Molecule: c-di-GMP-I riboswitch aptamer
Organism: Desulfoscipio geothermicus
RNA sequence: ACCUGAAAAAGGCAACUACUUCGAAAGAAGUAUACGCAAAGUUACGGGCCUAAAGCAUAUAUCUCUUACGCAAUAUCGUAGUAUAUGCAAUGGCGGCUGUGCAUCCAGG
Numbered sequence: 001a002c003c004u005g006a007a008a009a010a011g012g013c014a015a016c017u018a019c020u021u022c023g024a025a026a027g028a029a030g031u032a033u034a035c036g037c038a039a040a041g042u043u044a045c046g047g048g049c050c051u052a053a054a055g056c057a058u059a060u061a062u063c064u065c066u067u068a069c070g071c072a073a074u075a076u077c078g079u080a081g082u083a084u085a086u087g088c089a090a091u092g093g094c095g096g097c098u099g100u101g102c103a104u105c106c107a108g109g
Base pairs, nucleotide, nucleotide: 002109003108004107005106012037013036017032018031019030020029021028022027035096041102042101045099046098047097048094049093050092055088056087057086058085059084060083061082062081067080068079069078070077
C1' cells in the first nucleotide's frame, strides 16, 4: 500500500415502536428502547425514491353572504375571484437506496 471480515477486544451508531416538539406533507429533532450496521462516518456532486406547499392546467360548484368587471340599471348570465377534485410541479426531503470523492477502529492475509 492492497485485499478480506470467521472468531475476539476496546469503543461507536441506532431501525421499529411510544411520548413531546417542528412541518401542509414527506420528513426532522429530543427522550426511552435495541432491528440491525465495519463504515448505518462524512459530502446532496450523478442516478434513484418520497412528499406536493406556492405556482400552473383541467373539470365541477358558486358568483349569495366579502368583492371587482362586462350590460344605463335591477334580475339573469358570463368573466375574474372563491371552494372542491384531479394532473403537472422542488425551491421541501431520504446517506439505514445506489455510485463517486474524502477520512477511518480492531483482527487476519